[in-house]
RNA sequence: ACAUCCCGCACGGGAGAGUCCUCGUAUGUCUCGUCGAGACAUGGCGGGGCGCCGAAGGGGCAAACUCCCCGGAACCUCUCAGGCGCCAGGACCGUGCGGGACAG
Numbered sequence: 001a002c003a004u005c006c007c008g009c010a011c012g013g014g015a016g017a018g019u020c021c022u023c024g025u026a027u028g029u030c031u032c033g034u035c036g037a038g039a040c041a042u043g044g045c046g047g048g049g050c051g052c053c054g055a056a057g058g059g060g061c062a063a064a065c066u067c068c069c070c071g072g073a074a075c076c077u078c079u080c081a082g083g084c085g086c087c088a089g090g091a092c093c094g095u096g097c098g099g100g101a102c103a104g
Stems, first nucleotide, its partner, number of pairs: 002104001004101010018050001020049006026042007051084003057080001058078003065071001
């Protein structure tokens, strides 16, 4: 000095699934009517319902190993959590820098 692995930071890439219903509220427009009511509109905000997605996190499972038990992975599976325009988030991948582990 170099391979591999781990951690942190920065940058780049990075999928899926609702323009659904309903209640409240905000704003705007219109109508009645006389300071109230009603109707309509909005990727507005918040709650609920139904449907849907899997790649934060979390749960479950095989083989090998083991007398047995226990333990035992994932992009598989569940959907608790999370998510379903854009943004954001995002497992994971790449590059750079810094730190660490361990052989040759």
Glycine riboswitch aptamer from Pedococcus sp. 5OH_020, 104 nucleotides, folded computationally. Rfam family: Glycine riboswitch aptamer. Gene Ontology term of the family: glycine biosynthetic process. Lineage of the source: Bacteria > Actinomycetota > Actinomycetes > Micrococcales > Pedococcus. The coordinates come from a structure-prediction model, not an experiment, and the mean pLDDT is 78.